[in-house]
Context: one part of a larger RNA
């Protein structure tokens, strides 16, 4: 100087407390351990692995296993011989070419053997290739402490020195934020601001958007003329700065209350992650040193596996019901996507869907919002709750749904009556609850990433648990 302490002081955080909803019990989905297996490819392992890499394992993917093939190779560059063209002083020089098409046999396919057209065939070698090992050789990228308020430097001063000071102290702040003081004076990386978005207003613009006024028109409808007021769209501005008033404080910084205001003291949200820590993660994104394989650890194909199942754990979905289930009617979004695409509408089918197909390269066309509200039934039951499991019959995608897809109809109708010890999330348009969209994608979503609808309770407080910051103290630790 650090680190540590079941030392002290001060402070902060959904850390506790106050509340609301869960997990842990059930069934299923998914990941992991274990076990099994020819193989169940590999990696990730306290927080910070376990719906993680994987934003899609039927084939492919695929790295694994079995079997069948290939060996200059699935992919790249180059060299030699051959062949063709041009020039030629006949010594050679330059350029081009390692195609393409068809057929036969064999085979599960890959491939192998052969034939025809054609100038276009052949050789071996340098090399290719490796999702092989080492993340403890590395780059790059990432997680974490933590969006915590810290981490340092120059000059000066102090100390023999390691170092100290500044950065400590008194206040204050979300903040090493600011003020005051001080052997320090300044500065840098962080904080904040500058960026995006939401909330108010003004202005510009007015189609594909909108409809107040005027006219026409309809069962109805911005449907038509017309208009750009309003909504909206998307560009430019304004607006919030403790600016104003009162109080407290040290006349400071600041704090408390108020006015005005759409918004008030960081207005809400996002992006943004200092010096460093964990030899943290990744050689299987990529790049790369070294090592290893080179008729195989390379490469092609078919089939299987990654989907196994006594069991254990994590993360979720659906429930156990009446604040509910079911049935009929009826209302209101936002944000996205769409040409090998989105598909209205009509007909067929109980349905998944099929057939025909308007419109739309989209503010134009397509994409029912659901919970909600108004009626009816159910009346506390393992039920009109719950839907697992299983049987049969089907639809769709796709060469192909047996292993191993999603969905539909009929039948079946399991566990489950609110969950032990323990444990998680959340402070406001949040939790809870309800649906919608997108990426991936032929097909497949309870996962992920977004969007809006409805919309709470509680916080007296910091004794305690956990994590962190500053000062101080002890230490046989570095």
């Nucleotide at each position: 100087u650090g680190a540590c302490g079941g030392g002290g002081g001060c402070c902060u955080g959904c850390a506790c407390a106050a509340g609301c909803g869960g997990u842990g019990g059930a069934g299923c989905a998914u990941g992991u351990g274990g076990u099994u297996u020819a193989a169940u490819u590999c990696g990730a392992u306290g927080c910070a692995a376990c719906g993680c890499g994987a934003a899609a394992a039927a084939c492919c993917u695929u790295a694994c296993c079995g079997g069948g093939g290939u060996u200059u190779g699935a992919c790249a560059u180059g060299g030699g011989a051959g062949c063709c063209c041009u020039c030629u002083u006949c010594g050679g020089a330059g350029g081009g070419u390692c195609a393409a098409u068809u057929c036969u046999a064999u085979g599960a396919a890959a491939g192998u053997a052969g034939a025809a057209u054609g100038a276009a065939u052949c050789c071996a070698c340098a090399c290719a290739g490796g999702u092989g090992c080492u993340g403890c050789a590395u780059g790059g990228c990432u997680g974490u402490c933590g969006u915590c308020a810290g981490c340092u430097c120059g000059u000066g001063u102090c100390g023999u020195g390691a170092g100290a000071u500044g950065u400590u102290g008194g206040g204050u702040u979300a903040a090493g934020u600011c003020c005051c003081g001080c052997a320090a004076c300044g500065a840098g990386c962080g904080c904040a601001a500058c960026c995006c978005u939401c909330g108010u207003c003004u202005u510009u613009a007015g189609u594909u958007g909108c409809c107040a006024u005027c006219a026409g028109g309809u069962c109805a409808a911005g449907c038509u003329g017309g208009g750009c007021a309003c909504u909206c769209u998307a560009g430019a501005g304004a607006g919030a700065c403790u600016g104003c008033c009162g109080g407290u404080c040290a006349c400071a910084a600041a704090c408390c209350g108020g006015a005005g205001g759409a918004a008030g003291g960081u207005g809400g949200g996002g992006a943004u992650g200092a010096c460093g820590u964990c030899a943290a993660g990744u050689c299987c994104u990529c790049a790369u040193g070294g090592c290893c394989c080179u008729u195989a650890u390379a490469u092609c194909c078919c089939g299987g596996g990654c989907u196994a199942c006594a069991c254990a754990c994590g993360u979720g979905c659906u429930a156990c019901a009446a604040u509910g289930g079911u049935u009929c009617g009826u209302a209101c979004a936002a944000a996205g996507g769409g040409a090998u695409g989105c598909a209205a509408u009509a007909c067929u089918g109980c349905g998944a869907a099929g057939u025909a197909g308007a419109g739309c390269c989209a503010a134009u066309c397509c994409u029912u919002a659901a919970a909600g509200c108004g009626g009816g039934c159910c009346u506390c039951a393992g039920u009109u709750c719950g839907g697992a499991u299983u049987g049969c019959a089907g639809u769709c995608u796709g060469c192909a749904a047996c292993u191993c897809g999603a969905c539909u109809g009929c039948a079946u109708g399991a566990a489950g009556u609110u969950g032990g010890a323990a444990u998680c999330g959340c402070u406001a348009g949040u939790a809870a609850u309800c649906g919608c969209g997108g990426a991936u994608c032929a097909g497949c979503a309870u996962g992920c990433c977004g969007c809006g609808g409805u919309g709470a309770a509680u916080a007296u407080g910091u004794u305690c648990c956990c994590a962190g910051g500053c000062c101080u103290u002890g230490u046989a630790c570095a």